Predicted 3D model of a 1387-nucleotide RNA (small-subunit ribosomal RNA) from an uncultured bacterium. Its mean pLDDT, the model's own confidence on a scale to 100, is 82. It matches the Rfam family "Bacterial small subunit ribosomal RNA". RNAcentral holds the sequence, with entries from Greengenes.
RNA sequence: AUCCUGGCUCAGGAUGAAACGCUAGCGGCAGGCUUAACACAUGCAAGUCGAGGGGCAGCAUGCGUGUUAGCAAUAACAUGUGAUGGCGACCGGCGCAAGGGUGCGUAACGCGCGAGCAACUUGCCCUUAUCAGGGGGAUAACCGUUGGAAACGACGACUAAUACCCCAUGGUGAUAUAUUCAGGCAUCUUUAUAUAUCUAAAGAAUUUCGGAUAAGGAUAGGCUCGCGUGACAUUAGCUAGAUGGUGGGGUAACGGCCCACCAUGGCGACGAUGUCUAGGGGUUCUGAGAGGAAGGUCCCCCACACUGGAACUGAGACACGGUCCAGACUCCUACGGGAGGCAGCAGUGAGGAAUAUUGGUCAAUGGGCGGGAGCCUGAACCAGCCAAGUAGCGUGAAGGAUGACUGCCCUACGGGUUGUAAACUUCUUUUGUUUGGGAAUAAAAGACGCUACGUGUAGCGUUGUGCAUGUACCUUACGAAUAAGCAUCGGCUAAUUCCGUGCCAGCAGCCGCGGUAAUACGGAAGAUGCGAGCGUUAUCCGGAUUUAUUGGGUUUAAAGGGAGCGUAGGCGGGCUGUUAAGUCAGCGGUAAAAUGUCAAGGCCCAACCUUGUCCUGCCGUUGAAACUGGCGGUCUUGAAUGCACACAAGGGAGAUGGAAUUCGUCAUGUAGCGGUGACAUGCAUAGAUAUGAUUCAGAACACCGAUCGCGAAGGCAGCUUGCUAAGCUAUAGUUGACGCUGAGGCACGAAAGCGUGGGGAUCGAACAGGAUUAGAUACCCUGGUAGUCCACGCUGUAAACGAUGAUAACUAGAUGUUGGCGAUAGACAGUCAGUGUCGAAGCGAAAGCGAUAAGUCAUCCACCUGGGGAGUACGACCGCAAGGUUGAAACUCAAAGGAAUUGACGGGGGCCCGCACAAGCGGAGGAACAUGUGGUUUAAUUCGAUGAUACGCGAGGAACCUUACCCGGGCUCGAACGGCAGGGGAAUCACCCAGAGAUGGGUGAGUCUUCGGACUCCUGUCGAGGUGCUGCAUGGUUGUCGUCAGCUCGUGCUGCGAAGUGUCGGCUUAAGUGCCAUAACGAGCGCAACCCUUGCCGUCAGUUGCCAUCAGGUGAUGCUGGGGACUCUGGCGGGACUGCCACCGCAAGGUGUGAGGAAGGGGGGGAUGACGUCAAAUCAGCACGGCCCUUACGUCCGGGGCGACACACGUGUUACAAUGGGAGGUACAGAAGGCAGCUACCUGGUGAUAGGAUGCCAAUCCCCAAAACCUCUCUCAGUUCGGACUGGAGUCUGCAACCCGACUCCACGAAGCUGGAUUCGCUAGUAAUCGCGCAUCAGCCAUGGCGCGGUGAAUACGUUCCCGGGCCUUGUACACACCGCCCGUCA
Repeated sequence: AUCCUGGCUCAGGAUGAAACGCUAGCGGCAGGCUUAACACAUGCAAGUCGAGGGGCAGCAUGCGUGUUAGCAAUAACAUGUGAUGGCGACCGGCGCAAGGGUGCGUAACGCGCGAGCAACUUGCCCUUAUCAGGGGGAUAACCGUUGGAAACGACGACUAAUACCCCAUGGUGAUAUAUUCAGGCAUCUUUAUAUAUCUAAAGAAUUUCGGAUAAGGAUAGGCUCGCGUGACAUUAGCUAGAUGGUGGGGUAACGGCCCACCAUGGCGACGAUGUCUAGGGGUUCUGAGAGGAAGGUCCCCCACACUGGAACUGAGACACGGUCCAGACUCCUACGGGAGGCAGCAGUGAGGAAUAUUGGUCAAUGGGCGGGAGCCUGAACCAGCCAAGUAGCGUGAAGGAUGACUGCCCUACGGGUUGUAAACUUCUUUUGUUUGGGAAUAAAAGACGCUACGUGUAGCGUUGUGCAUGUACCUUACGAAUAAGCAUCGGCUAAUUCCGUGCCAGCAGCCGCGGUAAUACGGAAGAUGCGAGCGUUAUCCGGAUUUAUUGGGUUUAAAGGGAGCGUAGGCGGGCUGUUAAGUCAGCGGUAAAAUGUCAAGGCCCAACCUUGUCCUGCCGUUGAAACUGGCGGUCUUGAAUGCACACAAGGGAGAUGGAAUUCGUCAUGUAGCGGUGACAUGCAUAGAUAUGAUUCAGAACACCGAUCGCGAAGGCAGCUUGCUAAGCUAUAGUUGACGCUGAGGCACGAAAGCGUGGGGAUCGAACAGGAUUAGAUACCCUGGUAGUCCACGCUGUAAACGAUGAUAACUAGAUGUUGGCGAUAGACAGUCAGUGUCGAAGCGAAAGCGAUAAGUCAUCCACCUGGGGAGUACGACCGCAAGGUUGAAACUCAAAGGAAUUGACGGGGGCCCGCACAAGCGGAGGAACAUGUGGUUUAAUUCGAUGAUACGCGAGGAACCUUACCCGGGCUCGAACGGCAGGGGAAUCACCCAGAGAUGGGUGAGUCUUCGGACUCCUGUCGAGGUGCUGCAUGGUUGUCGUCAGCUCGUGCUGCGAAGUGUCGGCUUAAGUGCCAUAACGAGCGCAACCCUUGCCGUCAGUUGCCAUCAGGUGAUGCUGGGGACUCUGGCGGGACUGCCACCGCAAGGUGUGAGGAAGGGGGGGAUGACGUCAAAUCAGCACGGCCCUUACGUCCGGGGCGACACACGUGUUACAAUGGGAGGUACAGAAGGCAGCUACCUGGUGAUAGGAUGCCAAUCCCCAAAACCUCUCUCAGUUCGGACUGGAGUCUGCAACCCGACUCCACGAAGCUGGAUUCGCUAGUAAUCGCGCAUCAGCCAUGGCGCGGUGAAUACGUUCCCGGGCCUUGUACACACCGCCCGUCA
C1' cells in the first nucleotide's frame, strides 16, 4: 500500500413556544412552564327565575301625615304606607356532573378497531295517548329571648307555595300466577286473555307556559366479549372469594359484586406472579418502503382536583370553585375554637437554560336561567408582550471605466482584486412620515307598524345593537429618502491569500492543526453559503443492509451447543374423496371531525381557510376449491422390522503371557559409578557401578502399526473365554409415513482435582539439594511427597478442533485404500457403505473448500452484533471443596480484527562474495614532540565539521594583512561600483604640523580640452552593505552504503486489489556475466567495452635528445663535421580472442608447470559511482527564498586574540638501538620547478648564509638523491642510543619576528630499554624501508597533503566463527521498519 470484517464520525430533515451567542425593517397566520401534580397574596371564573311563594332590609316612585322655607305653585327634610317599579336575605324550581385546567395515578376492557346486551338507564328536547277531583299538617324567612371573640348557632312563637303528606280515579304501567300465538340465542322473548296486589297530578299568567301517567324517538351513558396496545426471566411459579355450582342479598342492569353451603378448582414458558417505566388514540417527525421515534398545540376517550377515605343530593357525581372524617401545611384567635385549597383566567414566590398582561368586551359564536326584556359567562372573541415558528414584502432600479481613490495581494518602474461596486446621470415610491376618506364582520333576535291564515306562526316595512376600530383598505404630498447581518473558507464540504503568534495563545463534529515561511490559532483583505435572520447546544429519524420480515451472518474476522437420546413445538412422501379454518373474488357495514393525498374555490399572492375525493384495516354476507390445514380411504419409494453373510484397538467381566524397570538374596569382581555443554549434589572399600543366578511387586503392552479400523462424542491396542451393542452388504418377507429436527429435560463426557478404602514398580506437581545466572522462586542434574493404578461416589470442564450443528436431495472427473456383494482369468471392472489426495463447475475477503462442500436448495435447533472493562461483579442454581452454569454496568478508546502484498528484520534455513576472519608482515594504544579536537580559561580565545561517513578536516600555508572574534579611536552615499541633477576644481605631485593610526589642518608646484567633455572633490537622490539567522525553505557540490550488482519500464498474462510475472529454477561468472529452461516477449539505467596510463613489436619524424659506422679535435667530455642504426622523445598502427591442444560439461563455461607468446584467461593502474538511503555535510567558496540590522549586526584604523593549559582523545614524527650509531670513501633515479626566479663557478664564514659572477624564459642552463656498497670505530650501557627542554651566539625573510617565524653554531642532554585491555593497514613491484620534487608561499611553525623513483619480502589450510554485502526461501503483532514493537513495577 490492498481486499474484507467492524465500530466511531459527518453531510439531510425535524422540534413545543426548546435554550444560548451575534444581529434585527414590516404586517399576516399559528404558538408560548417540557422543570416543583411546589407553595400561593389580590381580583375575577355559576348563576338565574318576582310569570312558584311568604315578604320588604336597601333603592326609586306614588299616596298619606308632620316640620321648615315660600305669597303660592312647589321644594327640602322627617315619618307612615308593599300601593307600584323592583328586590338583599329566605322557602321553592332549574343549573351547578357542562364549559375550563392538568397528566399524579393507571400496563388496565384504561385506550384503539370490531361486535354484543333476549342483562340496562336516560333530566332538559320531539311525537302520540290519557288525565289533573277532594283534603290536610308543617317549616324557613321575619319577630322575641339567648350563647359565642369570631365562624356559627340554640330555644320559643307566627306564616306561604309549582315545598311536603293523605283520599279518590285509574290504563297499553309494575309484580305474581295460569292459558295461548309466533319467534329466537341456552337462560328466554313476544301476542292475546283472566285473576290478585300496588301507585298520579300544581299551579302561574292571560291565551300561553307549566304538571301527571304510559308508549315511542333522539341524545347521552352503563356493562360484556374478540383482537391489538411497554421493559426485565439476574422476577418461575401465582391464587383462598381464590375457580366453579346451588340458594339468597344488592344494583338501572349482568356478575363472587356481597353472603351461606358444596366441590377443588383457576392462571402460567403463546410468559402467570413480581419489579420498573408510562395516560391511550386520531395524529406528528423521519424513511424509497417496511419500519423507528414522539404523543405539545387542535379533536375523541380516560384519570385527577392539597393527600387519603366515605357517602349524601340528583336523570346524571362518589362531585375542581358541594358535604363529612383523617392527615400535612398556611392563616385568624379573646386559646375556648375556627377558616382555606389557582392541575380555571390574570398574577406572585420558588425551581430552572427557559415560557407572556393582576388588559378589553359579551359585538359575534356557544352555554345556564327566564314567557321575554334581560342577567351571568377569564368559555369565547379581541388587544398587549416574545424572531419562538411559518409563508410573504422591503432595504431600490437602469445607465455609468480613466476599470477613479483607499485598502489588500503579487513574479513589484508594472499588474491583479475590491469592481458597475462607488462617484455621477436618469427613474420608481412597495415600506416610512404626512393629508383626507373609511369598511366588511350584523344574519338575526328585540321594539313598533302592516299583511296572511290553520290564533301562534310566517312574511314585509321602519327602527335598532360593533369590543376590536378611525383598525384593515383607499388616497394626497415628500424624498433613495427610514431599513443587513450571521456563519464558514485543511479533507469530508461550496469558498484562499497576507500579517501576527511559535506545541505558546488557541482551534476541533471525526481525522487532526499549532515546536519561525500555519489556506486548520488571532487579525485583515477577498471568497462561499444562507439571509431578517444566521450560527451553537440539546433531542429524534435518516444515512445504518450497524438487529437484516423486506434485508446480514457463524473454518480463520464476533459467532456451531463437548456429544447423544428425547418432551413440547416447528416442518413433513404418492393417489383419492370431503370440508372450507387459512387463501382468493363480489357486495354491504364501519373506519368521527380535523390532519394527510389529489382536484377546485376564498383572503392581491403565499402561508392560512373552505368544499369535494381517496384512506393497505376490522366486521358481516354470498361464492370458488388449485395450494396449506381438518376428517376419511388407499399405496410403498421414506422409516422400522425379519431372514442370511462376513467385518472391527466398540463396551463390560474373568482368566492368562513374555520383555523391561525397581527392590531383595546369593555369587564373580574392584575402585570408582552416575550425571552434564562443563561441573556438582548423589551412590560407593560397611564392596557400589558392571556381570551371572534367583524370588517378589506393580504398571504398561515393543515388533505387527498404516494417510488402517471401531465408536455419538470423550475415546479404544499383548493373548484368550463368556456376556453385550452398533454399523455395512445381500434379499425384498412384514408394518404402512410409523419421519426430520429438537427449547426445557435425561443420561454420557479426556486430563487434572475431591471423598472413602486399597495398592504403590515406574514416572513425578509441591519440596530439598547441586549447577547456570547480575539474580534464577526457571530451563539442566540428583533425590522426592501428593498423584499416576484399582473399587465406589463426586466434579462437568479442554485448542472437548475438521476451530466447520443435524437431516434430505441435486451438481464433471482422476487416483489410492477398508469392509461386503456381483463376476472370476493374478487381467478387466460394476455396485453399496466408509476413509484419503488432486481437481470441473460453483463458492469465498482471500487463504482455501470442492459429492466427507465452505457449491445449489429445503427443514429444525444453537449462537453473533466494535475493542477494553470481563467471562469479571452482584444475584440465582449446582458442587464436600476447588469451582462450574447463567451473566451485567459504570468508565474508557477510535479503533480492535481477518486474509493476502511489498519491504525491513531474525542469537531462521540454503547458496555466494569481500584483507571479513584465518595465515603472515609492519604499526597504533606506553615516551617526548608536532598537529587537530573536546574541555576549561578568557575581553576575545571567530565560525563550521561530531559513530562508521568529525578530529594533519574547510586551511594547498593566522607575526600585520588574512580575520569573520575582542578592546579602543573614527565615518554615515558610506571601503568598492553605476545612473541623474547642481556646484567647485585640471588631473596629479612634493613638503610641513597634530595624532597610535585612520584622519584632520596647512604650504607649494602643476594649468588638459576638439569647449561637447575626460578626470577628480562636494551636496542631493535612486540603487548600497552584512562571514547576521534558517543546509529542517533551496540550487550546486560532496561523503557513505559501494565499483556492491543491482534498479526499473512498455506490451502481454495472472490476481477483486495491493501486487506478481519478466528479475524465479538448473549450471556458470568478478558481474541481472552468459547458457539452458520458461506466460512471457522486449527494452532502459547500471556491469562489461569504448577513454587515459604502463608493459612488447612495427612504422613515421629526428632537436635541445642519441653516437654503431666514417672523419676531425681535446687534459677530458657527442666537443665538432656527419649519421637515423640503437636508446629516447611522440604521433600512427599491430598484439590476447579460451583463437589452438587435452580433459570435464547439453551449452555457457571451467581446469592444465600445455604449446606459442613481451603479455593468458579482467595483464597492472586510473578516470568512470545505477534507482535510491542517511531531513548526512555545506547559507563561512558561490548562488538563492524568507526573516533580521541600517550614525550599525555596515565600514576604516591601532592593538590584542584565533598560538591560552590542570586534563582527555584522534592523526602523525622521532626513538628506545649493533639488520644499529658515528667518521671517511665511492655509485646509481624518476618526476617536477625556475626571471620579484633557479643559479653553475669564485671568495668570506665551522655553519645558516653573505659578497661577486655566469648560464637559462629551458629535452640546451640550474636544482638534484638517500638507503645500498667499501674501510675504520663504538660492544650492550640510559650508552658515541635518543634527541625534548633550556642557556648563549648568530643568519635570513619581512614596515615589524615581545606575545608569535624558520634556520645555523656552541653548550645542556629529559622521557624512553619495544608498550595493558583493545585496535589499524596490507595479497606483489604490494607491505616494509630510503630519499627526491611540487602546490600554497615575503618568510614559515610541512613531522601535513599531492606526486616521484631506489631497495624489496612473508603468507592465504580454508569459510566453522566476527563484520559488511548479494540472491532464494521461511516467520513476523515491525513499516520512524529490531536503535522496531511491546509487558510489568516504581516515580